Predicted 3D model of a 74-nucleotide RNA (transfer RNA) from Omnitrophica WOR_2 bacterium GWA2_47_8.
RNA sequence: CGGGGCGUAGCGCAGCCGGCUAGCGCACUUGCUUUGGGAGCAAGGGGUCGACAGUUCGAAUCUGUCCGCCCCGA
Numbered sequence: 001c002g003g004g005g006c007g008u009a010g011c012g013c014a015g016c017c018g019g020c021u022a023g024c025g026c027a028c029u030u031g032c033u034u035u036g037g038g039a040g041c042a043a044g045g046g047g048u049c050g051a052c053a054g055u056u057c058g059a060a061u062c063u064g065u066c067c068g069c070c071c072c073g074a
Stems, first nucleotide, its partner, number of pairs: 001073007010026004019057001028044005050066005
């Protein structure tokens, strides 16, 4: 320098062929249960989808540029 992949909740991920209010597991908070802890049950909080633009009635999803990480090539 060129090519490819990834970036979504604290962590690990799904959703990516545009449209319901953005979800799952673990973790966290509260309550119940227990002498207490753990386990179990019930309820709840937390995201402006890496950043900025563009297309569109509508973008996590499509397009462009940039940033970070990983892989391959020179």